[in-house]
């Protein structure tokens, strides 16, 4: 010094489920009911890693803080998986993810 990547924002795509029922009832909110959706957020486990168990086994020329197995344990772990708290279930909003730009601060390389 330049680049990537990451991230803040911008633009555009963006699924799924009841414009359910009742309370004098378009939506929305409050109150009661019944049914659903998963793609804000969240919560849950796999492979593995590491501990524990040395009064689980086994192995060895070595007896040791060894070397190998093992495990209804213990902790770390992923997702578009899974729960469905949250949230949603006409439009509108929102919405993971994806393309396209993208400015700055730190740190590394």
């Nucleotide at each position: 010094c330049a680049c990537c990547a990451a991230c803040a924002c911008u633009c555009u795509g963006g699924a799924g489920a009841g414009a359910c029922c009742g309370g004098u009832u378009g939506a929305a909110u409050c109150c009661g009911g019944c049914g659903c959706c998963g793609a804000a957020g969240g919560g849950g486990c796999a492979c593995g890693a590491a501990g524990c168990c040395u009064u689980g086994g086994g192995u060895c020329a070595u007896u040791g803080a060894g070397c190998c197995c093992g495990g209804u344990c213990u902790u770390c772990c992923a997702a578009a998986c899974u729960c469905u708290c949250a949230g949603g279930c006409a439009a509108a909003a929102g919405g993971a993810c994806a393309g396209a730009g993208g400015g700055g601060c730190g740190c590394u390389u």